[in-house]
RNA sequence: UACGAAUAAAGGCAAAACUGUAGUAAUACGGUGACGCAAAACCAGUGCCCUCAUACAUUAAGGGUCGAACGGUUACCUAA
Numbered sequence: 001u002a003c004g005a006a007u008a009a010a011g012g013c014a015a016a017a018c019u020g021u022a023g024u025a026a027u028a029c030g031g032u033g034a035c036g037c038a039a040a041a042c043c044a045g046u047g048c049c050c051u052c053a054u055a056c057a058u059u060a061a062g063g064g065u066c067g068a069a070c071g072g073u074u075a076c077c078u079a080a
Stems, first nucleotide, its partner, number of pairs: 005078001012037002017032006035067001041073003045070002047065005053059001
């Protein structure tokens, strides 16, 4: 240095549910809350979801989702 990852240290994120707001919807944000996470940080390229048009498909447009997975970018600590 790389791989790897701990009953370590420091700090971090926050599922479901309930609740308020926004949205046609998918969903998003705030509060309560912790199921979990070493990339649960970022990117919407693949994939997936919603709306609408056409009119029924290997289509177009717009939107959402990276906490299912793949891909890209960057990153904290240092025991065996």

The RNA shown here (c-di-GMP-I riboswitch aptamer) has 80 nucleotides and comes from Candidatus Colwellia aromaticivorans. It matches the Rfam family "c-di-GMP-I riboswitch aptamer". Its family is annotated with cyclic-di-GMP binding in the Gene Ontology. The sequence was found by an Rfam model in a public genome assembly.